[in-house]
Molecule: SAM riboswitch aptamer (S box leader)
Organism: marine eukaryotic metagenome
RNA sequence: CUUAUCAAGAGUGGCAGAGGGAACGGCCCUUCGAUGCCCAGCAACCAUUCGAAGUAAAAAAACUUCGGAACGGUGCCAAAUCCGACGAACUAAACUAAUUAUUCAGUGUUUAUUCGAGAGAUGAG
Numbered sequence: 001c002u003u004a005u006c007a008a009g010a011g012u013g014g015c016a017g018a019g020g021g022a023a024c025g026g027c028c029c030u031u032c033g034a035u036g037c038c039c040a041g042c043a044a045c046c047a048u049u050c051g052a053a054g055u056a057a058a059a060a061a062a063c064u065u066c067g068g069a070a071c072g073g074u075g076c077c078a079a080a081u082c083c084g085a086c087g088a089a090c091u092a093a094a095c096u097a098a099u100u101a102u103u104c105a106g107u108g109u110u111u112a113u114u115c116g117a118g119a120g121a122u123g124a125g
Stems, first nucleotide, its partner, number of pairs: 001125006011039001013038003019029003024084003041076002045073002048069008081119001086116004091112005
């Protein structure tokens, strides 16, 4: 740099002892023990293996898709990637200058919802 995934899942274990959730703003976790290491576990990206279907005209091999297993290589094991940050859509609510005042329309702002982008994490290349 390319590509796939990121709302599911995973301990009342051992060591150790003060911070941690990437960064900014929030909001949280934490001496009833954070971060880290070990073990256990989760998952199925890669590899391996089993089955089914398919790919040109038999078989084998190869490849593709789907499903199963889980001994290997990674990964993961609070909260949606904890939420937001930028853009768009539509609806709803609140507020809103000009006006003597009120109402409607309209304008703009904010919040909520959805989609996308960005940033990040992990695998494979």